Predicted 3D model of a 492-nucleotide part of an RNA (small-subunit ribosomal RNA, 3' major domain) from Stenatemnus sp. JM-2008. Model confidence (mean pLDDT): 81 of 100.
Context: one part of a larger RNA
């Protein structure tokens, strides 16, 4: 100077507690992961900081394994063979999973492109993350970091960079051998709130006003209205979206050295909105399976190289994590009615887009006309919980919906080890989870569905997105931990 204390005083965190909500841990499934087993069940990651992660949803393909079988995509130089032919393709037979001439019989084509040795490339999802770039995570979401010139010390170092107050924060204020600095924090960028103020809009609407199929008051129209749709005019509240404006702790009261600032209160849309970026030193953190990034090793034709077929990555006595549905009456089935917000959409190679309306079919779904490279069409995305009405009546019950049986359909070359998806049927376990233990402070937690990502076809995933929307803290340092300070020393 660090590390470290079951040393001592300050501060701070829902990856810490107390208050509490929803759980998870038990049931069944989904999934990842180790054991196990297997020809092979490829492989990395193993506290926080491996385990629904590798964007990892794999039927081929991918893919790296495990059983077969092709192929040269062996550049280039040196020799050698060789136009009296180096070599190349191949029908049919057999061989073979094969309409691989892959070998074999057979004999035909090719015409210097090869061939055989030797150096040497060359390509590997082959090793080495403990040889390395390059990203990424962590420590670490805290407030920490550093040198210049002056002190102070033989020096290593140390003051700055602190006793107090404050503050999310080394933020500030103040005190000061220290003074003026730089990264960090903080401004900063994105996106959500407010604008009857600018600028507009037949790819958004609003009012007026003219015409009008239905429809309802109705015997009519002289009258009130509702109104698909066709026109006209005039604006920009509401949509959209540019350019600006607006919040600065501005005003009053209190507390405070009446500093820094802290509290309440009014005004107002707004008086801690939510994310992103993030020093500085470092793990021998993960990544050679993201790369035509990469050292060295290994192999390199009976290839660890490429293709092709079939299998495998799904196997299953168990153990572990994420989750999903559920154990019911706040419900379950049946009808009715009413509301969104993000996105996407016919592709260079690219084959695969979203979908409307009518008929058919129980239904999954199919056939025929359209629309749409999109504020124009799907699409007012008439979502889904919620809301009213029936019915069920606490019974493993019409709660649950696994598991297996038959049938029917889309996807694709191919569904068997059932891709998914629809009917009948079949109806396990689960009466709210023990020790443990996770997340979280407001439009949050949780319910609830939507898009997208993957994607030919499959979500119980992820990453956005909106609906309904709590209960309890607004505190502390007790438990875990993290930051300063003082203080000790075995360790470096």
């Nucleotide at each position: 100077u660090g590390a470290c204390g079951g040393a001592a005083g300050g501060g701070c965190a829902c990856c810490a507690c107390a208050a509490g909500c929803a759980g998870u841990g038990g049931g069944g499934c989904c999934u990842g992961c180790g054991g196990c087993u297997c020809a092979a069940u490829u492989u990395g990651a193993c506290u926080c900081a491996a385990c629904a992660c590798g964007g990892g949803a794999a039927a081929u393909c991918u893919u790296a394994c495990c059983c077969g079988g092709u192929c040269c995509g062996g550049a280039c130089a040196c020799c050698g063979g060789a136009a009296g032919g180096a070599u190349u393709g191949a029908c049919a037979g057999a061989u073979u999973g094969a309409g691989a001439g892959u070998u074999c019989u057979u004999u035909c084509u090719u015409g210097a492109u090869u061939c055989g040795g030797u150096g040497g490339a060359u390509g590997g999802u082959g090793g080495u993350g403990c040889a390395u770039g390059g990203c990424u995570g962590u420590u670490c979401u805290u407030a920490g970091u550093u040198g210049g010139u002056g002190g102070a010390g033989c020096g290593a170092u140390u003051u700055g960079u602190c006793u107090g107050g404050u503050u999310a924060a080394u933020u500030c204020u103040g005190a000061u051998a220290a003074c003026g600095a730089a990264c960090g924090a903080g401004a900063c960028u994105c996106c959500a709130u407010c604008c009857u103020g600018c600028u507009a809009a037949a790819u958004a609407g609003a009012c007026c006003u003219g015409c009008g199929a239905u429809c309802c008051u109705c015997g009519g129209u002289a009258u009130c209205g509702c109104g698909a749709g066709c026109g006209g005019g005039u604006c920009u509240u509401c949509u959209u979206a540019g350019a600006g404006g607006g919040a600065c702790u501005g005003g009053c009261g209190g507390u405070g050295u009446c500093u820094a600032g802290c509290c309440g209160c009014a005004c107002g849309a707004a008086a801690c909105g939510g994310a992103g970026c993030a020093a500085u030193a470092a793990c021998a953190a993960g990544u050679c399976u993201g790369u035509a990034a990469u050292g060295c090793c290994c192999u390199u034709a009976g290839a660890u190289g490429u293709c092709c077929g079939g299998g495998g990555c799904c196997g299953c006595a168990c153990g572990c994590g994420c989750g999903c549905c559920a154990c019911a009456c706040u419900g379950a089935a049946g009808g009715a009615a009413u509301c969104a917000g993000c996105g996407u959409g016919u592709g260079u190679c690219u084959a695969c887009c979203c979908u409307g309306g009518u008929c058919c079919g129980a239904g999954a779904g199919g056939a025929c006309c359209g629309g749409g490279u999109a504020a124009c069409c799907c699409c007012c995305u008439g979502a889904a919980c919620c809301u009213c009405c029936u019915u069920c009546g606490u019974g493993a019950u019409u709660g649950g919906g696994a598991u297996a049986g038959g049938g029917g359909a889309u996807u694709g070359a191919a569904a068997u080890u059932u891709u998914u998806c629809c009917c009948c049927u079949u109806g396990a376990a689960c009466g709210a989870g023990g020790a443990a233990u996770u997340c979280c402070u407001a439009g949050u937690a949780g319910u609830c569905g939507c898009g997208a990502g993957u994607c030919a076809u499959c979500a119980a995933c992820u990453c956005g997105c909106g609906u309904c929307g709590a209960u309890u803290a607004c505190g502390u340092c007790c438990c875990u931990g993290c930051c300063c300070u003082u203080u000790g020393u075995a360790c470096a």
Taxonomically the source falls in Stenatemnus (Eukaryota, Metazoa, Protostomia, Chelicerata). Its Rfam family is "Eukaryotic small subunit ribosomal RNA". For this family Rfam cites "Crystal structure of the ribosome at 5.5 A resolution" (Yusupov et al., Science, 2001). Its family is annotated with ribosome and structural constituent of ribosome in the Gene Ontology.